[in-house]
This is a predicted structure of a 1554-nucleotide RNA (small-subunit ribosomal RNA) from a Sumerlaeia bacterium. The coordinates come from a structure-prediction model, not an experiment, and the mean pLDDT is 83.
RNA sequence: UCAUCGGAGAGUUUGAUCCUGGCUCAGAACGAACGCUGGCGGCGUGGAUUAGGCAUGCAAGUCGAACGAGAAAGCGACCUUCGGGUCGUGAUUAAAGUGGCGAACGGGUGAGUAACAGGUGGGUAACGUGCCCCGAAGUGGGGAAUAACUCCGAGAAAUCGGUGCUAAUACCGCAUACGGUGUCACUGGCCUCGGCCGGUGAUGUCAAAGACGCAUCUUUCGGGAUGUGUCGCUUUGGGAUCGGCCCGCCCCCGAUUAGCUUGAUGGUGAGGUAAUGGCUCACCAUGGCAACUAUCGGUAGCUGGUCUGAGAGGAUGGUCAGCCACACUGGGACUGAGAUACGGCCCAGACUUCUACGGAGGGCAGCAGUCUAGAAGCUUCGGCAAUGGAGGAAACUCUGACCGAGCGACGCCGCGUGCGGGAUUGAAGGUGUUUUCAUCGUAAACCGCUGUCAUGAGGGAAGAAUGCCCCGAUGGUGAAUCGGGGAGAGACGGUACCUCAGGAGGAAGCCCCGGCUAACUACGUGCCAGCAGCCGCGGUAAUACGUAGGGGGCUAGCGUUGUUCGGAUUUACUGGGCGUAAAGGGAGCGUAGGCGGCCGGCCAAGUCCGGUGUGAAAUCUUUACCGCUUAACGGAAAGAGGUCACCGGAAACUGGUCGGCUUGAGUCGGGUAGAGGCAAGCGGAAUUCCUGGUGUAGCGGUGGAAUGUGUAGAUAUCAGGAAGAACACCGGUGGCGAAGGCGGCUUGCUGGGCCCGCACUGACGCUGAGGCUCGAAAGCGUGGGGAGCGAACGGGAUUAGAUACCCCGGUAGUCCACGCUGUAAACGGUGCGCACUAGGUGUGGAGGGUAUCGACCCCCUCCGUGCCGACGCUAACGCAUUAAGUGCGCCGCCUGGGGAGUACGGCCGCAAGGUUAAAACUCAAAGGAAUUGACGGGGGCCCGCACAAGCGGUGGAGGAUGUGGUUUAAUUCGAUGCAACGCGAAGAACCUUACCUGGGCUUAAACUGGUAGGUAAACCCCAAGAAACUGGGACUGUGGCAACACGACCUACUAGAGGUGCUGCAUGGCUGUCGUCAGCUCGUGUCGUGAGAUGUUGGGUUAAGUCCCGCAACGAGCGCAACCCUUGUCGUUAGUUACCAUCGCGUUAUGGCGGGGACUCUAGCGAGACUGCCGGUGGUAAACCGGAGGAAGGUGGGGAUGACGUCAAGUCCUCAUGGCCCUUACGUCCAGGGCUACACACGUCCUACAAUGGCCGGGACAAUGGGCUGCGAAACCGCGAGGUGGAGCCAAUCCCAUAAACCCGGUCUCAGUUCGGAUUGCAGUCUGCAACUCGACUGCAUGAAGCUGGAAUCGCUAGUAAUCGCGGAUCAGCAUGCCGCGGUGAAUACGUUCCCGGGCCUUGUACACACCGCCCGUCACACCACGAAAGUUGGCUGUUCCAGAAGUCGCUGUCGGAACCUUCGGGACCAAGGCGCCGAAGGAAUGGUUGGCAAUUGGGGUGAAGUCGUAACAAGGUAGCCGUAUCGGAAGGUGCGGCUGGAUCACCUCCUUU
Repeated sequence: UCAUCGGAGAGUUUGAUCCUGGCUCAGAACGAACGCUGGCGGCGUGGAUUAGGCAUGCAAGUCGAACGAGAAAGCGACCUUCGGGUCGUGAUUAAAGUGGCGAACGGGUGAGUAACAGGUGGGUAACGUGCCCCGAAGUGGGGAAUAACUCCGAGAAAUCGGUGCUAAUACCGCAUACGGUGUCACUGGCCUCGGCCGGUGAUGUCAAAGACGCAUCUUUCGGGAUGUGUCGCUUUGGGAUCGGCCCGCCCCCGAUUAGCUUGAUGGUGAGGUAAUGGCUCACCAUGGCAACUAUCGGUAGCUGGUCUGAGAGGAUGGUCAGCCACACUGGGACUGAGAUACGGCCCAGACUUCUACGGAGGGCAGCAGUCUAGAAGCUUCGGCAAUGGAGGAAACUCUGACCGAGCGACGCCGCGUGCGGGAUUGAAGGUGUUUUCAUCGUAAACCGCUGUCAUGAGGGAAGAAUGCCCCGAUGGUGAAUCGGGGAGAGACGGUACCUCAGGAGGAAGCCCCGGCUAACUACGUGCCAGCAGCCGCGGUAAUACGUAGGGGGCUAGCGUUGUUCGGAUUUACUGGGCGUAAAGGGAGCGUAGGCGGCCGGCCAAGUCCGGUGUGAAAUCUUUACCGCUUAACGGAAAGAGGUCACCGGAAACUGGUCGGCUUGAGUCGGGUAGAGGCAAGCGGAAUUCCUGGUGUAGCGGUGGAAUGUGUAGAUAUCAGGAAGAACACCGGUGGCGAAGGCGGCUUGCUGGGCCCGCACUGACGCUGAGGCUCGAAAGCGUGGGGAGCGAACGGGAUUAGAUACCCCGGUAGUCCACGCUGUAAACGGUGCGCACUAGGUGUGGAGGGUAUCGACCCCCUCCGUGCCGACGCUAACGCAUUAAGUGCGCCGCCUGGGGAGUACGGCCGCAAGGUUAAAACUCAAAGGAAUUGACGGGGGCCCGCACAAGCGGUGGAGGAUGUGGUUUAAUUCGAUGCAACGCGAAGAACCUUACCUGGGCUUAAACUGGUAGGUAAACCCCAAGAAACUGGGACUGUGGCAACACGACCUACUAGAGGUGCUGCAUGGCUGUCGUCAGCUCGUGUCGUGAGAUGUUGGGUUAAGUCCCGCAACGAGCGCAACCCUUGUCGUUAGUUACCAUCGCGUUAUGGCGGGGACUCUAGCGAGACUGCCGGUGGUAAACCGGAGGAAGGUGGGGAUGACGUCAAGUCCUCAUGGCCCUUACGUCCAGGGCUACACACGUCCUACAAUGGCCGGGACAAUGGGCUGCGAAACCGCGAGGUGGAGCCAAUCCCAUAAACCCGGUCUCAGUUCGGAUUGCAGUCUGCAACUCGACUGCAUGAAGCUGGAAUCGCUAGUAAUCGCGGAUCAGCAUGCCGCGGUGAAUACGUUCCCGGGCCUUGUACACACCGCCCGUCACACCACGAAAGUUGGCUGUUCCAGAAGUCGCUGUCGGAACCUUCGGGACCAAGGCGCCGAAGGAAUGGUUGGCAAUUGGGGUGAAGUCGUAACAAGGUAGCCGUAUCGGAAGGUGCGGCUGGAUCACCUCCUUU
């Protein structure tokens, strides 16, 4: 450069992410089946299960040219007693027999077989081979039988026995011997040295069959002889073909099968075979096989190929082809060239058929067909026309091989079901709909055209070549070959194909439409019915169920199911992993094995190159190829395909061998550090106990206690003694060891390491399956020991319980000796060895340099041990010369979670138990790392009336009000932790009202239309009635002259009204809450694979994410703040109804009047406050602290204002609204009742309990507001509520309207009171249609509880709390509630430890519905699979024994027998029978192994709402976990040792930065 080939992913773990990892899907394929559907043709294909049983027919015969014998029908002739007979033909016949060849092929099946069965390549010097081919030689001469047949006999039959006759290419001698063969002698060549191929000579031995044609001769007319030819026959050599045997390599799973073997392994000899060989036998020897998997068990025909796959592979072996095995099951031989024989024989067995019961017969895994089982696989067809086979000289016969047809959409391929036009009726109809349209849809109708297929009619092939007969040519002259002519033969089939005819006429379905995955709406249903491959849909708006319309896909098919490969790099050779996801053996020594340093020579096994052979055909790939109209299909050519064999060559690498080397390894010499190991001895401190002294009331223990101990003297203290165990300080991410592990001192014995030297050996090495040894703690055995500690156990506490945590005791044990056990979070969760790949800094050991008094610094090297860190690696975390980097070698291990490290089996153990190690079943996940949140009985910082400091309350009483509950005909509904409960309700006697009872209405009480009809309807009056309403009466429109029209009303019908009915979990709007908390985000950039992070963290500061500084960030938005309203000061403008200083008038008096614009005030506009100024602190910052000035000072006070969001928070009963529901009622009207009930419980309030008070009298000062269906003055009446009255006022004018607490005076004197006012009685007032249920108020009388409130709990930080009154909304009337207003007017805050809530940072997490989370185990219930189990019942199989069919072989062979010999007696030989070895089925005994069933039993799994607890996840409330022991309903607790995969705080060490 050209050519060729060529690999796609997706869903699902999470709030999200990356990774690991499984599950699932999209593809292709099939001997398929099932569902729905189905027009035609071609080519293929079709019993996979029961190697289950089979009726019936057919599937192997043929030859008269090997042989004897030999019909019948029919036809012809003759005879005839007309019944028939004879002869000829039929007849080279049929059937049967002798004989030959074939039947060992072809056809079927895959049971068995894990094997030299198969594949491939070799060997046979260890063999056979009928028919066929080539060569050589021969075919002479005799003999004796026997079937058929005849006769007799037995039997039901099958069949059999006997007598007599006969032929041969049947059988038997003899001759001959080219030749074969045995023996002997001599000898050549080759050779793998074992033998093989020969040659010569001698000697022995071994054959045969004839048939037919022609010619000639002959004849007894049957035939015979001779010649010749053909076919046969015999012997022999060779070939070809087909086989036998042997060998290398390949060829499934299981080690929970580890040892197997007695003809076994070999030798000698013999037998046997075509042939080697223990193939068999005798004797001898003791071998042979096996971890490179013997033996045993399971499964299976093998291959070419087929399917899939990019390939490597994986799966498979149906059709076709090669090989093997089998033929009802098992055994056996015979015949033969060949069989141990599918359609042969013998025996045994099972099954089946016939039977006269005595006996006989059978074998579809040949082609059809049948039954059974099964999801499931065809005609009891035609033909030998073709191809092939057997026999024959041939004609020919036979051939269910085969060729064809039939059936099945079973597969592949092809064709059709029409084509063009047709919208100014987008028809009808369906569906949807926003009601207007959209869509089915140019689709139909309609117009024009065509004629494939099917149908009918007509024509009509190829497949036929040989062979046979005749002629001719060539010729080796009757062979053979070639040419010409002739007769005759087609199952398919009158088929393919061609032509004609008519008419769109006869011909479309199936699946899907949530994502993966192309395709959407409506209705129905309502966690139901159902769907589902995975994820998952369905609980009233389902694109997921069912149906419809529409759409998508494929199409005579379409889907489903099953199976295989793919995707799956998910067994990883190509091409994976093991720190934390599953996975490094607890550690070492070492066997086999694997791998192995430097240099050189040789060999050539591996390796590479070339060649030869083979790798059957078919298949596969390719083709300007060929044949069917095309294709499928077929033909042709080429290619591809082996871990193959042989030959030749190369020598780099591996290997082998020889020689050498020193760097790997080891040895040696000199040093050196050390809790390395074992043994013996010694020491002090402490604890406990004992004795004695001193001494007195407690001690001890805990969160607090108690049990315990002590007046019999403890604890404390002193002295003495005893015992056992452990060794403080030094002590250190220090040391040693392989790991476990090792710690006082001394001694002895002993292992290993390191450094220096570089003397020696010369690759002696690395790893290491099995194996062996070591191996913490607990535990076990025997014997000691026993101070302290301490499972179990006892007691005391705690608790709902407490089989625990805490306390007091305490046994095993802990210690020693000897023996066992063999496991741990035996961890660095990191196998061992070697090499390479930046550094920095500690520390232990050794050496060197330099320097020095000195090894005190400093520098370098080696070995160990830590931390940080570059490259690189990693999913990330992290690792990083001590690798988790880069490579090499070897070992171990992993393959989703659970079941389970369990069961069974084996091995080990005294036991406990260890080790090895599954399956059924079940789930769609289980996991790792990191991220964002949330949470923590984690941490840090900060804030808030959060606590604390204060003041006053609630919780106790009575009452009011709301709620729960209860009650009721109804007590309408909603609100339910904070954030429901004086809430919706700013006001339930009727109304309201939604509830209940009863009475009415039905196009309606109210609204908008349409159609038809009618007339005035209503208001008003009368009657019944509780009313609504009903009945009756009277009366009345507009326009127009009128007809009539219009409006209203009534009636009927129809659209449709109406619903405080449901769903706030379908919604809008509005609202609450966290919270006026300081937060919530975005763009760009950067970092990270990513989720995300950064910004927003950090240092300060703030009320504030407020501001400043720093910073991979730079900016921005919503929030904060400010802007708005109000209040506090001043100025200015304006001056009525407000105001009144000055002037005037008037009054008893009053801004009453004139007037004024100063003041107050009113209400407009401005000013003012900004950390602006000063000082200090701070970083020259932000800011904070203090001060000045100021009415006000650091947000001046108050309000309005509520980020992103959370709570499926609240509201369908304010309103709006989707959907659903009701329609003489769930609508509507009316009366009465209820919402007001009352054992009780709670919330929120009022009034009190009194003297800081009550009462009486007198006196003073507000503000906000409201007022025409209204506020209502003065005056009068009433004790009072109130009444009369009516001035004034639409209001800075009049009225409501006297504010009260307060002040002054008086009284009460601590009492259930002159406190308190509930309750009740009587009498009233007011509102209202109406105060009974059920209003407020007044007067008189009554005078309850209550004497400051348990646990608990609420509000408030200044004009606040507390306290006092006033006003307003609602409202006819009715506040202790609500919303406002002003008056009087405090106390306290050290502070942030704690409670609650919140913000930021950080940490842990198994939570993410987010701790009201998650989650563990027992128990109870249901279902499922499994284990154990007395036993029971099968399969397979071992060993021993009994018995032993058929049969081969051996022995014998009385009796028996045609051929040959004979001396005629007999012999040779054959042979029945008998005996023996072996021997199948069978029987007995005893094992092994593997299944089924099983009372009962064990755990396991699964299952919306069961029980008990709370073990784990946060420090999970006692950190958790591992091993072990023990205890306990259960999770679990405790002891001993270990781990960090423990939070938090502090300290030590190391490191980083400054």